[in-house]
RNA sequence: UCCCGAAACGGCAAACCGCCGGCGACGGCGGGACGCAAAGCCACCGGCCUUCCAACGUGGACAGGCAGCGGGGUUACCGAAG
Numbered sequence: 001u002c003c004c005g006a007a008a009c010g011g012c013a014a015a016c017c018g019c020c021g022g023c024g025a026c027g028g029c030g031g032g033a034c035g036c037a038a039a040g041c042c043a044c045c046g047g048c049c050u051u052c053c054a055a056c057g058u059g060g061a062c063a064g065g066c067a068g069c070g071g072g073g074u075u076a077c078c079g080a081a082g
Stems, first nucleotide, its partner, number of pairs: 003082001004079002011036002016031006034068001040074003044071003047066004051061004
């Protein structure tokens, strides 16, 4: 240094609730913690979901959402064992 993931300083925050935005999937803020070693960031590939269109086997969008579904890319704290 790389793989890796014990411990610690700390970090993030599912469901649910409130307010706001969106047709919607969902997002922002606050509360709240199920979990997380990239649960930091990026829709590139697969997947799921929404809206619209065409159709009724489903297909398309040069429309969106999910990074806490998997892969990939990229950046990063700590340093036990191996």